[in-house]
RNA sequence: GGAUAAAAUAGCCAAACUUAUUGUGAGAUAGGGACGGAAAAUUACAGAGCUUUUUAAAGCUGGCUGUGCUGCAUUU
Numbered sequence: 001g002g003a004u005a006a007a008a009u010a011g012c013c014a015a016a017c018u019u020a021u022u023g024u025g026a027g028a029u030a031g032g033g034a035c036g037g038a039a040a041a042u043u044a045c046a047g048a049g050c051u052u053u054u055u056a057a058a059g060c061u062g063g064c065u066g067u068g069c070u071g072c073a074u075u076u
Base pairs, nucleotide, nucleotide: 005076006075007074012037013036017032018031019030020029021028022027035063042068045066046065047064048061049060050059051058052057
């Protein structure tokens, strides 16, 4: 210096629900809120689910899974 596991400190994010705005819709953004998270940062490439249109395309979900990439931290 790197990787892995466990515990701890300081912090971080924010489910459901709700208010406002926006979208045909799935949803998204901001505020409140806190179920949870050790990458619940990010990536729509692959799978999966969902929406619109109608049969062939477009879109949404990263807190559904995988993948890529990146970050914090004391002790053992």
The RNA shown here (c-di-GMP-I riboswitch aptamer) has 76 nucleotides and comes from a Methylococcaceae bacterium. The sequence was found by an Rfam model in a public genome assembly. The model forms 94% of the base pairs in the Rfam consensus. NCBI's taxonomy places the organism under Bacteria, Pseudomonadota, Gammaproteobacteria, Methylococcales, Methylococcaceae.